[in-house]
Model confidence (mean pLDDT): 88 of 100.
Small-subunit ribosomal RNA, central domain from a metagenome, 346 nucleotides, folded computationally.
It matches the Rfam family "Bacterial small subunit ribosomal RNA".
Context: one part of a larger RNA
RNA sequence: CUGGGUGUAAAGGGUAUGUAGGUGGAUAUGCAAGUCAUGUGUGAAAUCCCUUGGCUCAACUAAGGAAUUGCGCAUGAAACGGUAUAUCUUGAGUGCUAAAGAGGGGAAUGGAAUUCCCGGUGUAAGGGUGAAAUCUGUAGAGAUCGGGAGGAACACCAGUGGCGAAAGCGAUUCCCUGGUUAGCAACUGACACUGAAAUACGAAAGCUUGGGGAGCAAACAGGAUUAGAUACCCUGGUAGUCCAAGCCGUAAACGAUGGGCACUAGGUGCUGGGUUGAAAGAUUCAGUGCCGCAGUUAACACAUUAAGUGCCCCACCUGGGGAGUACGGCGGCAACGUUGAAACUC
Repeated sequence: CUGGGUGUAAAGGGUAUGUAGGUGGAUAUGCAAGUCAUGUGUGAAAUCCCUUGGCUCAACUAAGGAAUUGCGCAUGAAACGGUAUAUCUUGAGUGCUAAAGAGGGGAAUGGAAUUCCCGGUGUAAGGGUGAAAUCUGUAGAGAUCGGGAGGAACACCAGUGGCGAAAGCGAUUCCCUGGUUAGCAACUGACACUGAAAUACGAAAGCUUGGGGAGCAAACAGGAUUAGAUACCCUGGUAGUCCAAGCCGUAAACGAUGGGCACUAGGUGCUGGGUUGAAAGAUUCAGUGCCGCAGUUAACACAUUAAGUGCCCCACCUGGGGAGUACGGCGGCAACGUUGAAACUC
């Protein structure tokens, strides 16, 4: 390489949009470069294989055959693939009528709580811990009442509930806006699936500039603990956390499970629709959980939300270490990211 694989053994790209490419529904007719059939030419000889023969046998060797799975040409077939034309509606999309939602962006508003400031009452403690101490407090703290400032987050509702491609999204109201689902079957008529490259989005931390800064809190300081304690515990505390604009592009970015379509027992919850019914219920779509048959699996487990049975496309793996390192390229302000070896060794 082939093959075999990718939930947990090595292996699914973080996610999507989509170019090239690959693959692709039904009917009719034509074409014949794929395909198939027949004929013919060629496919050197030797070798390999088969049958005979020659050296006493064998190795060796001679003759004949087969093979040379390929290619060219001619004639033909038209099922399949392709292509051209015409048509269809079930895939896909549009429309109409409904439905649910923390989907996204912007603005405004609200209450509880923490902290701080001002004032009243009031007096000796408060705080913290396993126990303490650092710390705060007679210059009046903590407690309590009233007033004010400011920032961040939105208790209850809240639910293996919902929405989103993923990251993710949770106070209220308004404005702008994306997607999804059900029903109808009016319209288009295969317009589809996947998708290298590319592009967009992408938690947290980090970076740049300018704001903001209540609480929390890397670093740092102190107090403890300890043999030591550059920790765990405590008192403080700066970046940061928040906002705007721009970078970074990584995560156990996880369902450790790529996307699409079809098929293959059921049972039982929840969410959003439809049909039917007086109701109980029955039934049917879309989603989300649990259990479980056939089947699969090394086992665990999976099991109509497949890891079952098939088809199409992409990505990835090929013993451990060296190593996600070195070198080079590309990207980045940097941090670093991406692509990604070998020697050597077991």